[in-house]
RNA sequence: CUACGGACUUAAGCAAUUGAGCCUUGUGGGAGAAAUCCUGCAAGUGAACGCUCUCAAAUUCAGGGGAACCUACGUCUGCACAUGCAGAUAGGGCAAUCCUGAGCCAAGCCGGACGCGGAACCGUUCGGAAGGUGCAGAGACUCGACGGGAGCUACCCUAGCGACGGAUGGUCGUGGGUAAAGGGAGAGUCCAAUUCUCCAGGGGCCUAGGCC
Numbered sequence: 001c002u003a004c005g006g007a008c009u010u011a012a013g014c015a016a017u018u019g020a021g022c023c024u025u026g027u028g029g030g031a032g033a034a035a036u037c038c039u040g041c042a043a044g045u046g047a048a049c050g051c052u053c054u055c056a057a058a059u060u061c062a063g064g065g066g067a068a069c070c071u072a073c074g075u076c077u078g079c080a081c082a083u084g085c086a087g088a089u090a091g092g093g094c095a096a097u098c099c100u101g102a103g104c105c106a107a108g109c110c111g112g113a114c115g116c117g118g119a120a121c122c123g124u125u126c127g128g129a130a131g132g133u134g135c136a137g138a139g140a141c142u143c144g145a146c147g148g149g150a151g152c153u154a155c156c157c158u159a160g161c162g163a164c165g166g167a168u169g170g171u172c173g174u175g176g177g178u179a180a181a182g183g184g185a186g187a188g189u190c191c192a193a194u195u196c197u198c199c200a201g202g203g204g205c206c207u208a209g210g211c212c
Stems, first nucleotide, its partner, number of pairs: 008021005022046001023044009050152006060102006069093003074089006103133003109128007137191001139190005153179005160174005197210002200207002
C1' cells in the first nucleotide's frame, strides 16, 4: 500500500434484528465513616478494564426454573360453507442460561488431635469456611486462564487505631475498595453430530435408536 474479516461477550438468524450476560450513563431502594458494593427499572454502533509466581484434583447421584426462536391436535375470532383457509393463543419443542440437595476435591486458609521437647516452624490426620465439581455438541484426554491461592503494581477512600505535630487541618502507617462479563468445555487433539436413509413415539415442532 492492497485485499478480506471484525466491532464488549454469548445464542439464534443469510441478514435486518432479537434474547441473555456485562459495562457505561440516568434514576429508585438498601449497606457503609467514605471510597465503593448489593439490588429494581430505562437508554446506549459500547472507550477501557494491569503484572509475576503457583494449583490442576474431584469430575458421581439427583432436583427445580428458563427468554428469543420454532410449532399449534385443541380453543377463540374472521371469511367461506361440499367442511376448508387466515389470524391469535392455552399448551408443546429447542435451548442461551439461572439455581438447589447429597457426595466428593489440588494448592492455599481457619480450628482440633497427634509427633522425640513440640510454644513457633514442619509433618500426619480429622473437621470447617470460601471456591469448585455436579453444569460440553453425548463424551475422552492435554494445556492453561477469564478460574482457586500468594505476592506486587496503578488509582480511590480512610471512621477507628498507631506515629509525626502544641492543636484544627495535614502527612505517613494500618485498614477498606476498584482493575467487567465469557470456561453450562476457553485453547487444542480426538470423538460425536450436522447430510442421505431406515425404524419407534408425536397432530406438529421435535425426540430416542440403527446402518452407510
A computed fold for a 212-nucleotide RNA from Gloeomargarita sp. SKYG116, annotated as Group I catalytic intron. Lineage of the source: Bacteria > Bacillati > Cyanobacteriota > Cyanophyceae > Gloeomargarita. Of the family's consensus pairs, 87% are formed in the model. Rfam family: Group I catalytic intron. Rfam 15.1 lists 5,602 matches to the family in 1,395 species. Rfam describes the family as follows. Group I catalytic introns are large self-splicing ribozymes. They catalyse their own excision from mRNA, tRNA and rRNA precursors in a wide range of organisms. The core secondary structure consists of 9 paired regions (P1-P9). Its family is annotated with Group I intron splicing in the Gene Ontology. The coordinates come from a structure-prediction model, not an experiment, and the mean pLDDT is 78.